[in-house]
RNA sequence: CCUGUGCAAGGGCAAACCCGUCGAAAGGCGGGGACGCAAAGCCACCGGUCUUCAGGUAUCGAACCUAUGACAGCGGGGUUGCCAGA
Numbered sequence: 001c002c003u004g005u006g007c008a009a010g011g012g013c014a015a016a017c018c019c020g021u022c023g024a025a026a027g028g029c030g031g032g033g034a035c036g037c038a039a040a041g042c043c044a045c046c047g048g049u050c051u052u053c054a055g056g057u058a059u060c061g062a063a064c065c066u067a068u069g070a071c072a073g074c075g076g077g078g079u080u081g082c083c084a085g086a
């Protein structure tokens, strides 16, 4: 570097949902809980998706636009790594 029914051993993570908490929101964090995961470890570099406090357009009100916010469990890429086999 490659391979994997990791049902060989010892282990790891934790979707939905519920509670608490932070946040304008998306969402994050902690506890419970397991749908799944061999990188479901880490990084917003590329594409994508979500949100719109502030700002902009418009305005009676609504509405629309914009990421500097968010998602690494959407895909690609980068980077580090356990076990077994070859």
Base pairs, nucleotide, nucleotide: 002085003084004083006082012037013036017032018031019030020029021028022027035073041079042078043077045076046075047074048071049070050069055065056064057063